[in-house]
Molecule: SAM riboswitch aptamer (S box leader)
Organism: soil metagenome
RNA sequence: CUCAUCCAGAGGGGGGGAGGGACCGGCCCGUUGAACCCCCGGCAACCAGACAGCUUCCCGACGGGAGCCGCCCAGGUGCCAAAUCCGGCAGGUAGCGCCGAGGUCUCGGUAGCGCCCUGACAGAUGAG
Numbered sequence: 001c002u003c004a005u006c007c008a009g010a011g012g013g014g015g016g017g018a019g020g021g022a023c024c025g026g027c028c029c030g031u032u033g034a035a036c037c038c039c040c041g042g043c044a045a046c047c048a049g050a051c052a053g054c055u056u057c058c059c060g061a062c063g064g065g066a067g068c069c070g071c072c073c074a075g076g077u078g079c080c081a082a083a084u085c086c087g088g089c090a091g092g093u094a095g096c097g098c099c100g101a102g103g104u105c106u107c108g109g110u111a112g113c114g115c116c117c118u119g120a121c122a123g124a125u126g127a128g
Base pairs, nucleotide, nucleotide: 001128002127003126004125005124006123011040012039013038014037015036019029020028021027023088024087025086026085041080042079043078046076047075049072051070053068054067055066056065057064058063084122089119090118091117092116095113096112097110098109099108100107101106102105
């Protein structure tokens, strides 16, 4: 840099001793012990591997290659508060606000605020 995924899942002990949740804002977690290190355990997204099936190619055949899919496993990496904790930028949406019209309540307009939706950005992880 490219691609894929990110509303699922999974914590105890020892050391340590005040921070941590990437950044900013918010909101949280933390002396009933943060970061970090070690041990043990767990989770199962990606890769790898085993098995079954399907497609296709090579071959006279045995057999082999490639791809897809399912399932298992937990080897590589990762992960084990909160949706990537929420938002940040853009678009949509007329609840509020504002503006206008007409017979006080409707209609039309408007994205400033709020809710919600979509997409992007950023980040994390994996594979290349």